[in-house]
RNA sequence: GCCGCAGUAGCUCAGUGGUAGAGCGUCUCCUUGGUAAGGAGGAGGUCACGAGUUCAAUCCUCGUCUGCGGCUCCA
Repeated sequence: GCCGCAGUAGCUCAGUGGUAGAGCGUCUCCUUGGUAAGGAGGAGGUCACGAGUUCAAUCCUCGUCUGCGGCUCCA
């Protein structure tokens, strides 16, 4: 340099052109003499960034950035 894959909540990951989700974690309450476990509820998001298409983009297209894997060249 080229090719492919990935980027979504604090972590690990789903997901779909039409209101963004799960598990774990976290906070509050219930329960207990107290903790753990259990039960109920809440908070938490620029869907990596920019542009395009569309009535509407997290999703489609193009570019950029980052990570991972592979290939090639030079030394």
Overview:
This is a predicted structure of a 75-nucleotide RNA (transfer RNA) from Thiomargarita sp. The source organism's lineage runs through Bacteria, Pseudomonadota, Thiotrichales, Thiotrichaceae and Thiomargarita. The sequence was found in a public genome assembly. The prediction has a mean pLDDT of 80. Its Rfam family is "tRNA".